Predicted 3D model of a 195-nucleotide RNA (Group I catalytic intron) from Candidatus Thioglobus sp. Taxonomically the source falls in Candidatus Thioglobus (Bacteria, Pseudomonadati, Gammaproteobacteria, Pseudothioglobaceae (SeqCode)). The sequence was found by an Rfam model in a public genome assembly. Its Rfam family is "Group I catalytic intron". On this family, see Cech, Annu Rev Biochem 1990: "Self-splicing of group I introns". Rfam 15.1 lists 5,602 matches to the family in 1,395 species. About the family: Group I catalytic introns are large self-splicing ribozymes.
RNA sequence: AAACGUAUCUGGGCACCAGACAACGGAAACGGUCUGCGUGAAUCUGCUCAAAUUCGGUGAACCCUCAGCAUGGAAGAUGGUGGCAAUACCGAGCCAAGCCCCAAAGGGAAGGUGUAGAGACUUGACGGGCAGCACCUAAGGGCGCAAGCGCCUACUGGUGAAGAGAAAGUCCAGACUCCAAACAGAUAAAUCUGG
Repeated sequence: AAACGUAUCUGGGCACCAGACAACGGAAACGGUCUGCGUGAAUCUGCUCAAAUUCGGUGAACCCUCAGCAUGGAAGAUGGUGGCAAUACCGAGCCAAGCCCCAAAGGGAAGGUGUAGAGACUUGACGGGCAGCACCUAAGGGCGCAAGCGCCUACUGGUGAAGAGAAAGUCCAGACUCCAAACAGAUAAAUCUGG
C1' cells in the first nucleotide's frame, strides 16, 4: 500500500417489452413458469428491532488445468479430468422486535443465522415489524336500475426490481508478488503453513 475506480470482454441475476401456458394460482388486478443475437428510462415515505452469528451437507456458469480415456493432422480445440469460484440451496441447533397459543414456565408460524477477502467490531438498510402515500383491481359490502348492467368501497386483494455469500464504515499477517515446507495428486492448476 491493500480486495477499489475506469475501459473492454465474459458469466450469472433484475426490471421493462414481446411471445407461450388445456396439462399453474387468482373473481379480477396481479402473481408463477418458460422463450427472446429486443431495451436498460424508471422503482415512494416515516418510525422501530439489532439478537442468534454454531456444527455439518448438496449444486454451480465464467475462468484455470491436462496424467490417463474418446474425437482430431495439430492446437486443451471438443467430450471429459482435476481445481478456483460469482453464487443457488439443505439439515440440526440457535435468535431481536412484532405476531399466534399459554395463568406461568414454555411452545409455534413467518423471517433470520448458517452464506465475508480467513476473520473481529460499529452502524443501519436493499433486511424483520408497524404505520402512511401513490396507483391497479373490486371478491365481499353499499347505492342506483324493469333483470342484462352502472357507480362507490381494500383497516381481508395487488404493484412500488435485483444487490447484504459483509452494504456503509473502523480494523486485519491473510487480496496480490516472491521464498520455503507440508498434504493430496498426474512433475498441471490448486490447497495449506511459515517467512